[in-house]
Molecule: Glycine riboswitch aptamer
Organism: Actinomycetes bacterium
RNA sequence: UGAUCCCACGCGGGAGAGCGCCCUGGCAGCCGGUCAGGGCCGCCGAAGGAGCAAAUCCUCUCCGGAACCUCUCAGGCCCCAGGACCGCAUGGAUGAG
Numbered sequence: 001u002g003a004u005c006c007c008a009c010g011c012g013g014g015a016g017a018g019c020g021c022c023c024u025g026g027c028a029g030c031c032g033g034u035c036a037g038g039g040c041c042g043c044c045g046a047a048g049g050a051g052c053a054a055a056u057c058c059u060c061u062c063c064g065g066a067a068c069c070u071c072u073c074a075g076g077c078c079c080c081a082g083g084a085c086c087g088c089a090u091g092g093a094u095g096a097g
Base pairs, nucleotide, nucleotide: 001097006092007091008090010088011087012086013085018041020040021039022038023037024036025035026034027033042077043076044075048073049071050070051069056066057065058064
């Protein structure tokens, strides 16, 4: 001097699943709608969490491990918010060459 990996932050992109029923309160108003909360059932998985029981990958096998795999505890099912992951930029740390 400085690649790569990692962390933080900013910007952009970012899926899925009932705006279901009942009750309460508010807004508003008289077909009814909307917001918040509670209960019941149905569903989704890409925050987080758990598990390798299945399949897949890391290995030819065992053991072990991992995940956008499985489970759905949590979270979510109009919009908003959130959102794994991807891209760009800045800073920090490491430091191959």